[in-house]
The prediction has a mean pLDDT of 82. This is a predicted structure of a 77-nucleotide RNA (transfer RNA) from a Desulfohalobiaceae bacterium.
RNA sequence: GCGCCAGUAGCUCAGCCGGAUAGAGCAUCUGACUACGAAUCAGAAGGCCGGGUGUUCGAAUCGCCCCUGGCGCACCA
Repeated sequence: GCGCCAGUAGCUCAGCCGGAUAGAGCAUCUGACUACGAAUCAGAAGGCCGGGUGUUCGAAUCGCCCCUGGCGCACCA
């Protein structure tokens, strides 16, 4: 340098042949339970879907550019 994959909640991930309100588990907070705590149960909070732009009636999903990480190939006097 070229190609491929990944980037979504604090963490790990799903959703990605476009469809309206973006989800799960864990963690956190509140309550119940308990003599207290753990566990368990109920509920809540938490997201500009890596950034920008375009296409479209409509984009997490498609195109282009950029950023970050990983892998492969090439280059290497």

The source organism's lineage runs through Bacteria, Pseudomonadati, Desulfovibrionia, Desulfovibrionales and Desulfohalobiaceae. Its Rfam family is "tRNA". It was read from a public genome assembly.